Predicted 3D model of a 525-nucleotide part of an RNA (large-subunit ribosomal RNA, domain I) from Candidatus Parabeggiatoa communis. Its Rfam family is "Bacterial large subunit ribosomal RNA". Gene Ontology terms of the family: ribosome and structural constituent of ribosome. Its mean pLDDT, the model's own confidence on a scale to 100, is 83.
Context: one part of a larger RNA
RNA sequence: CGCACACGGUGGAUGCCUAGGCGAUAACAGGCGAUGAAGGACGUGGUAGUCUGCGAUAAGCUUCGGGGAAUCGGCAAACAGAUUUUGAUCCGGAGAUUUCCGAAUGGGGAAACCCACUUCUAUUAAGAGGUAUCUAUACCUGAAUAGAUAGGGUAUAGAGGCGAACUUAGGGAAUUGAAACAUCUAAGUACCUAAAGGAAAAGAAAUCAAUAGAGAGUUUGUGAGUAGCGGCGAGCGAAAGCGAAUCAGCCCAGUUACAUAAAAUAUAACAUUUUUAGCAAAAUAGUUUGGAAAAACUAGCAAUAUAGAGUGAUAGCCUCGUAUGUGAAAAAAAUGUUAUGUGGGUAACUAAAGAGUAGGGCGGGACACGUGUUAUCCUGUCUGAAGAAUCUUCUUUUGAAGAAAGGGGGGACCAUCCUCCAAGGCUAAAUACUCGUUAUCGACCGAUAGUGAACCAGUACCGUGAGGGAAAGGUGAAAAGAACCCCUGUUAGGGGAGUGAAAUAGAACCUGAAACCGUGUGCGU
Repeated sequence: CGCACACGGUGGAUGCCUAGGCGAUAACAGGCGAUGAAGGACGUGGUAGUCUGCGAUAAGCUUCGGGGAAUCGGCAAACAGAUUUUGAUCCGGAGAUUUCCGAAUGGGGAAACCCACUUCUAUUAAGAGGUAUCUAUACCUGAAUAGAUAGGGUAUAGAGGCGAACUUAGGGAAUUGAAACAUCUAAGUACCUAAAGGAAAAGAAAUCAAUAGAGAGUUUGUGAGUAGCGGCGAGCGAAAGCGAAUCAGCCCAGUUACAUAAAAUAUAACAUUUUUAGCAAAAUAGUUUGGAAAAACUAGCAAUAUAGAGUGAUAGCCUCGUAUGUGAAAAAAAUGUUAUGUGGGUAACUAAAGAGUAGGGCGGGACACGUGUUAUCCUGUCUGAAGAAUCUUCUUUUGAAGAAAGGGGGGACCAUCCUCCAAGGCUAAAUACUCGUUAUCGACCGAUAGUGAACCAGUACCGUGAGGGAAAGGUGAAAAGAACCCCUGUUAGGGGAGUGAAAUAGAACCUGAAACCGUGUGCGU
């Protein structure tokens, strides 16, 4: 030095576990904010720190309910001192307080700071208010400039900011694909902006259809990868119809008369249900093994409860729960009834029936549709209609009766035919989403997995900054966490002793693989 065996060190794989995640179902909620939000800074405890709570009334104050024995939040013990059956701590409803920054709003500002004016509390001190901007309305003033207007001011009301996705609107890429690339595609996507709601948007035919008819819009299956569009390349890609979900229709541009009062809506009262704390809740013993019984054996019991979790191993009957039953002083929601207010029903008559609009030219855009034979819709620009003004019959005339007149569309265009009535407005439901609450579930993960984050994580750390972004779980049933003694420079490490079922479970702590490093023995060289 090699090989073999034995015993160790190092290391942290594997197994087991779960405190955390992931996904879903049902119900709810779908907002908060000048009555100062979201998010923070700084404080606050008898005792340093940090998290949580709270705000100079500061781990809390008041009150109303629940509850019934200990309590003074966690890491995290200890000491000191308190509270509590005159009901504390704790849970829930409603209030009070709520420093400073932050839309931040008296002015300023390098956020959590600096500096003001003014009113009231008789005065000082101290305290309580007010003083931003924009918009709307009302009023007072008021230039050049006579009247006026601009401007200035006061009062009242509203707004402002934040928030995960969903929605509508205004803007709007490129990578990419076309095996290059320019039309095209990606895509009206990402992203930016504005605005709103619990949904939004759309919506009661100037719609479709085709000789038969349907009857608002929305979502969905099919139609259908069809008809089409397309350097006819890559690719893009309908509609009617049929089947479903859900269904709801209305108002304005007016007078009179008559009856009264439907829906809807606001407020109040009452009732019911639900939510925000809770309460009651059945039934087992013995023996053996063991550190420990829930195990095994023996003999019982409950079950509208054998869902589940915990307890020193695997418990229906030990504990918490569970089935079931039951409960609210206060607050909130939904539904219903009643009351009050708003609201408006029927008939007659007269009228009205949406003009710089429809349409057209040029240029764009949207329609599945790239200008094409391209209809339809929107419009930057230039233009620009029709509209009881017509017809028929009767009547000597006045007049009477009847026909709507006109317009849009039906995928070039024309005719015929059919169909509808633009240029005003409102409208629930089925549909989209989940920052969040409650309950439940999983042929989801199990610490290199699952969220980036099971642990004081958007932390430590990196970066001027935008931003990037970790690692890190497990003693034991119980700390019973090793008194005391010894070695030693030693708060290191170890040996005894002791605890424990176990200490090769000793805190660098479950199991403890491999690489790697040793010790001992044997063999070989």